[in-house]
Molecule: c-di-AMP riboswitch aptamer (ydaO/yuaA leader)
Organism: Chloroflexota bacterium
RNA sequence: AGGGUGGCUGUGUCGAAUCCCGGGCGUGCCGGGAACGGGGGACCCAACUAUAGGGGUGUAUUGCGCGGCCAGCGCAACGGCGACUUCCGACGCCGAACCCGGCAGCUAACCUCGUAGACGGUCGGAGGCCUU
Repeated sequence: AGGGUGGCUGUGUCGAAUCCCGGGCGUGCCGGGAACGGGGGACCCAACUAUAGGGGUGUAUUGCGCGGCCAGCGCAACGGCGACUUCCGACGCCGAACCCGGCAGCUAACCUCGUAGACGGUCGGAGGCCUU
């Protein structure tokens, strides 16, 4: 000098997953509120074949090829992300996982659930906003 591991603090990323109050506690815990997010659920409207099941959260799907047609691989569309925010351009990366259990279109009132987890990150132009 570089690399790895652990802790603390600060500052950020994806995501709804944050903040506050009370109680308890050797840590992880319990209850409530706000905020954010999801599901179910009328009239009206929409839709009809579906035991070929169907549906939900999520960007995480579709098509065409290869493959021992398994796992997977390639290409193309399309979708998502990258230090305030919008648009444009370039560059880089991702397209998982899980759940319901025969059942759910939309849906006011109403009912109900979650607030995890994993990480360290690009730049240019034009506007808006904030700070100095």